[in-house]
Molecule: small-subunit ribosomal RNA
Organism: uncultured prokaryote
RNA sequence: AUUGAACGCUGGCGGUAGGCUUAACACAUGCAAGUCGAGCGGUAACAGAGAAUAGCUUGCUAUUCUGCUGACGAGCGGCGGACGGGUGAGUAACGCGUAGGAAACUGCCUGGUAGUGGGGGAUAGCCCGGGAUAGCCCAGAGAAAUUUGGAUUAAUACCGCAUACGCCCUACGGGGGAAAAGGGGCUUCGGCUCUUGCUAUCAGAUGUGCCUGCGUAAGAUUAGCUAGUUGGUGAGGUAAUGGCUCACCAAGGCGACGAUCUUUAGCUGGUCUGAGAGGAUGAUCAGCCACACUGGAACUGAGACACGGUCCAGACUCCUACGGGAGGCAGCAGUGGGGAAUAUUGCACAAUGGGCGAAAGCCUGAUGCAGCCAUACCGCGUGUGUGAAGAAGGCUUUCGGGUUGUAAAGCACUUUCAGUGGGGAGGAAGGAGUAGUAGUUCAGCAGGGAAGAUAAUGACGGUACCUGCAGAAGAAGCCCCGGCUAACUCCGUGCCAGCAGCCGCGGUAAUACGGAGGGGGCUAGCGUUGUUCGGAAUUACUGGGCGUAAAGCGCGCGUAGGCGGACUGUUAAGUCGGGGGUGAAAUCCCGGGGCUCAACCCCGGAACUGCCCUUGAUACUGGUAGUCUUGAGUUCGAGAGAGGUGAGUGGAAUUCCGAGUGUAGAGGUGAAAUUCGUAGAUAUUCGGAGGAACACCAGUGGCGAAGGCGGCUCACUGGCUCGAUACUGACGCUGAGGUGCGAAAGCGUGGGGAGCAAACAGGAUUAGAUACCCUGGUAGUCCACGCCGUAAACGAUGAAUGCCAGUCGUCGGGUUGCAUGCAAUUCGGUGACACACCUAACGGAUUAAGCAUUCCGCCUGGGGAGUACGGUCGCAAGAUUAAAACUCAAAGGAAUUGACGGGGGCCCGCACAAGCGGUGGAGCAUGUGGUUUAAUUCGAAGCAACGCGCAGAACCUUACCAACCCUUGACAUCCUGAUCGCGGUUACCGGAAGAUGAAUCUUUCAGCUAGGCUGGACGAGAUACAGGUGCUGCAUGGCUGUCGUCAGCUCGUGUCGUGAGAUGUUGGGUUAAGUCCCGCAACGAGCGCAACCCUUGUCCUUAGUUGCCAUCAUUAAGGUGGGAACUCUAAGGAGACUGCCGGUGACAAACCGGAGGAAGGUGGGGACGACGUCAAGUCAUCAUGGCCCUUACGGGUUGGGCUACACACGUGCUACAAUGGCAGUGACAAUGGGUUAAUCCCAAAAAACUGUCUCAGUUCGGAUUGGGGUCUGCAACUCGACCCCAUGAAGUCGGAAUCGCUAGUAAUCGCGUAACAGCAUGACGCGGUGAAUACGUUCCCGGGCCUUGUACACACCGCCCGUCACACCAUGGGAGUUGGGUCUACCCGAAGGCCGUGCGCCAACCUCUUCGGAGGGGGCAGCGGACCACGGUGGGUUCAGCGACUGGGGUGA
Repeated sequence: AUUGAACGCUGGCGGUAGGCUUAACACAUGCAAGUCGAGCGGUAACAGAGAAUAGCUUGCUAUUCUGCUGACGAGCGGCGGACGGGUGAGUAACGCGUAGGAAACUGCCUGGUAGUGGGGGAUAGCCCGGGAUAGCCCAGAGAAAUUUGGAUUAAUACCGCAUACGCCCUACGGGGGAAAAGGGGCUUCGGCUCUUGCUAUCAGAUGUGCCUGCGUAAGAUUAGCUAGUUGGUGAGGUAAUGGCUCACCAAGGCGACGAUCUUUAGCUGGUCUGAGAGGAUGAUCAGCCACACUGGAACUGAGACACGGUCCAGACUCCUACGGGAGGCAGCAGUGGGGAAUAUUGCACAAUGGGCGAAAGCCUGAUGCAGCCAUACCGCGUGUGUGAAGAAGGCUUUCGGGUUGUAAAGCACUUUCAGUGGGGAGGAAGGAGUAGUAGUUCAGCAGGGAAGAUAAUGACGGUACCUGCAGAAGAAGCCCCGGCUAACUCCGUGCCAGCAGCCGCGGUAAUACGGAGGGGGCUAGCGUUGUUCGGAAUUACUGGGCGUAAAGCGCGCGUAGGCGGACUGUUAAGUCGGGGGUGAAAUCCCGGGGCUCAACCCCGGAACUGCCCUUGAUACUGGUAGUCUUGAGUUCGAGAGAGGUGAGUGGAAUUCCGAGUGUAGAGGUGAAAUUCGUAGAUAUUCGGAGGAACACCAGUGGCGAAGGCGGCUCACUGGCUCGAUACUGACGCUGAGGUGCGAAAGCGUGGGGAGCAAACAGGAUUAGAUACCCUGGUAGUCCACGCCGUAAACGAUGAAUGCCAGUCGUCGGGUUGCAUGCAAUUCGGUGACACACCUAACGGAUUAAGCAUUCCGCCUGGGGAGUACGGUCGCAAGAUUAAAACUCAAAGGAAUUGACGGGGGCCCGCACAAGCGGUGGAGCAUGUGGUUUAAUUCGAAGCAACGCGCAGAACCUUACCAACCCUUGACAUCCUGAUCGCGGUUACCGGAAGAUGAAUCUUUCAGCUAGGCUGGACGAGAUACAGGUGCUGCAUGGCUGUCGUCAGCUCGUGUCGUGAGAUGUUGGGUUAAGUCCCGCAACGAGCGCAACCCUUGUCCUUAGUUGCCAUCAUUAAGGUGGGAACUCUAAGGAGACUGCCGGUGACAAACCGGAGGAAGGUGGGGACGACGUCAAGUCAUCAUGGCCCUUACGGGUUGGGCUACACACGUGCUACAAUGGCAGUGACAAUGGGUUAAUCCCAAAAAACUGUCUCAGUUCGGAUUGGGGUCUGCAACUCGACCCCAUGAAGUCGGAAUCGCUAGUAAUCGCGUAACAGCAUGACGCGGUGAAUACGUUCCCGGGCCUUGUACACACCGCCCGUCACACCAUGGGAGUUGGGUCUACCCGAAGGCCGUGCGCCAACCUCUUCGGAGGGGGCAGCGGACCACGGUGGGUUCAGCGACUGGGGUGA
């Protein structure tokens, strides 16, 4: 885009179309085919007329009669029921489409020719060719349908006779064959005339039958089919050709260009879609075909094997008196049923058309109209203008506003449509008919035409259209709003409910669910579902591919087929031009026209891309005739080679056997063991046997079609290359089927068997080890013959031919030059690199994956599955051909960036190593888990939680628990009225306690414009609100941890790449460093590194107080005078930069060494933390969105708890002792604090010296416990620290494991500070003493750079395979069973036509006749036969359903 649609919600009007796609299922009821009296006999009904009779009133009514008239039931006869209407079951076919053809028929219609006559008889006469028959009438049978017999009668019914232009047959002499009348007018009654008919025949038109070319589905898992089959001769039959049928003869015919079989299907013009080519489709309209309950059959007829005809059989339904009958909606309505789904038992023949008729007319569910249905297309309307206070309400909000929104209201207008009234007999209707006029004719009639006259005829219809009236009055919904895709917010919900076309959304802030507001789209519709085409170049003719994505047969030979070198002639099949015929109409397109427009309709044109005929052209292709040599082949001469087959033969090695020497091991492995060996192995020497394979040469070397081929010799044999001459003359290429070859393994038969070695056994390894390793070992490997026919049979690259830059190797042959060996060149192979070009990229690139041509094979998402079934092959194993159901939204290729690797390279780090000291064991401290509890508040969780938040829980803190209290509140702002102080004290009362309540004492605001003015304070009231350590760190800000002080992370421009991206940032060096240098399609830049900052180490300058004291004076004392040198203090400078020298390096960067220097290569330390990662941590520091609580989850108070204790872990302290303990002596610090202060105070230790202890649970160790105190504090019970006396536990250096540290560091020793009333083994700082070791980078851990592989990308804590268990789904096998289709043999054989017979029966014609009849001809019934539908029996084949059990497959948190 589309639709014969359906469903959901909604629904004002009109026009034009359309409306059982399913059950060709079954049908109640009504209608759908009749007509003609101008063919006939007639008269049942109606009407008229006449007559008669009766009632009787001049008239009326009733009855009867007369076919007399209009007419007409039933009937004979004619024409029509073969059209029109319906449906699509069947049909894969000359059914349809298109183009042709010859052997035909054709009612009605048109034209021509010629006819339409006479006799007898049914009846006595007239009349009349003949013989009948229905009907009417009479008598029956039957329930009915229907039917029997008798009598009688007519015709345009039937049958003879005559005639025969033309017609038919013929033996060419001849023979044969027709008819029907009816009506009107006139009549001198003899006829005449007109008209409609009839007969014969010729022609036309129309229609129909038949034949042919081409076109018109799928399946090869259907490959062979066919006996009237194919042809001939003859006969029959037909309207006609023909095996259409029959007899005989022949053995043909069809098929890979797809026969036969199976499945599906009416075909076409057209319709939908598409740029087209195509694809899909075949409703409505139109052409053809087929069918009419199912099957068969014929009759009649111009036409049928007949929808509303006949006969038979079958199924079904109905009636029945049970004997027998009736029926066929796939006509129009309608009913049931089926279904998602499809209308009224309407009106009318007025129009158009059809049948009959001379006509009027009758019939017509064809048709014209109406009804129902938004089913589709088209048109119209649901108002228009104005209107800002931007109303109210809704929604939202950052609370200001925004939006709905000029929208509404209000004001002013309009009236289409609908409504109502009127007009409109408008259009459709042209006329037909009737009577008459003019013309035509000698005249008249009839017919035709022209003009006028007359009266009627409309289903639709209450039409269309026009107009009056009234009033904005009666008329808007549906879907959507995450992206695709136009349109955004709030609330509710909380992986629930739900949405979803794809991606996907929803787990507490959902633009995605549901609602609302707003918005977007379309609009009397909108959405959903289904269908078809497009997009899809995703079956590729136009217009695709096959190295790696799916895809080249394992390789040859070769049949059919396809394609094919050069020249000449000819032909004209293909091809091209001209002309002609056809290509129905409608549709599509273009131009006009008509409905107010449009849809719709009408007219004209173009087109219908096709087929046929004819006439030309001859380049190319084809055919044909001839010629040629370049393709191909032959000949001659050389050459290389693991090419093949057969036979023979050789040496090395392994193993075995025999013998010798010789002795204890050998063998094997990561290490071992099984194994062999004192019965003599292994080792070694000699001899022998046997089988298999052929070292070196050996090479991206050679040969072969591929598989493949390797010692040597011989025989036979295939192919290839080079050179040269002559010859043949396109002999060529490819190759569906076919056929041959075809590694290894495997199979069969017979040999052989040394080594190796599936299976198997044993030993190891291991959690296990049906493996890897070891010791053995059978098939097999080998040979002969025969099968199998597959491989990653690979260059993952089919064969052939031509063309298109090069360079360097290598193998074989030839030519040329110098002529040793090289060089140049040329053919044929085989490799590497690389240009153009190709490719998605990787890559390919004269050996193409380039540019072209020819032929073959193959592919079309992944899985299911190379599976099942079927076929073929095979001894088997199995091979080959080869699906579907179901399931997924991917599977896959190449490349990119990361991450990862028990991949590689380089490098770093207390990472290992080398060291020193610890932890893990003990006791205690502290934190955590767990447990307990009324509560043990909460958080932190590998590193990166656990002496963490806590720089300090007895109350407070405190968030937890229990109890008792308060409710605008402990705290903030605003309002109202009132008061003037706020505050403090107390030994009292109540209560377990306190808060609180009550009480007592003391005290009495400020400013000023002087106003019960303002400010402030307290208490009271009221409303907004306060308050929350309640939840969410996965809604957040801020802050912090970590990788990591690791050296990285990026950008602009340019360049490369289709792109992701790359380059830069890689490389060579170097560094602590992406630090620097060099190189380079890169050039620059930013954040990081470094430096700048602080501190420390040296010196200088300045300044000397509270600091200092060398010199001078003085003193107990730098205490004082004095000094300004030193120390120190604190300001400012200097200094270090690889600056200098040598070496190495690339003349670089840099490194190594040295000098100088207080300090040397970032001097030491600190602060400083790139892009980012971990949804890392924190809502309990603070802030904050959302949610929640509001006499409580808020606030106050007392007491308790955070301090519990079977246990587990982390971090520490003290120890286990002699490098020590104890006692004494005994110096030296720094940071800091004390309000200020270099004064003063806090304030010293280890070390060192002396003495003692002497290896022990101790003079070690100090836990625990008892007693007594001190301090702080309202208060040390739960629950503080310290002191003294006493007590004196574990512990004798710590398993597996694990931590820190590279120099003023570890270790060790003390000191200070914060918070704090008090509480330190913690934290943060300070100084004193002061080591050991680093070979080095293999390994562990972490990290950086480059590279490589990857099926990973929440990124290896990744991904992912198979069994088993469970559930569900589809499917294969399956003993069988059920049903359908079809073939075949046989049986039965209705109706029917045909053939035969026909003792029975019979009007027409003929003969005879005694007129009664008889015979002949011809026919009928009956009977027989062949054919044949239905039916039956048996067998085969095929499709499907079910099936215990069973096989694999798919999906699942």